[in-house]
RNA sequence: UGGUUCGUAGCUCAAGGGUAGAGCAGUGCCCUGUUAAGGCAUUGGUUAUAGGUUCAAAUCCUAUCGAGCCAG
Numbered sequence: 001u002g003g004u005u006c007g008u009a010g011c012u013c014a015a016g017g018g019u020a021g022a023g024c025a026g027u028g029c030c031c032u033g034u035u036a037a038g039g040c041a042u043u044g045g046u047u048a049u050a051g052g053u054u055c056a057a058a059u060c061c062u063a064u065c066g067a068g069c070c071a072g
Stems, first nucleotide, its partner, number of pairs: 001071007010024004018055001026042005048064005
């Protein structure tokens, strides 16, 4: 430098045009002889950035930034 895969909650990942979710973690309460475990509720997001298409974009298109892999 070119090709390719990817970027979503603190972490690991879903959502393949129509209200952004799960598990773990966090917070509060309950349960328990103690610890561990368990139950209920709840907080947390400029979907990497900027444009474009669309009634509507995390999703489609373009550029940029960053990461992995391959080639040179």
About this RNA:
This is a predicted structure of a 72-nucleotide RNA (transfer RNA) from Haliscomenobacter sp. Its mean pLDDT, the model's own confidence on a scale to 100, is 80. RNAcentral holds the sequence, with entries from ENA. Taxonomically the source falls in Haliscomenobacter (Bacteria, Saprospiria, Saprospirales, Haliscomenobacteraceae). Rfam family: tRNA. Rfam's curators write: Transfer RNA (tRNA) molecules are approximately 80 nucleotides in length. Rfam classes the family as a transfer RNA.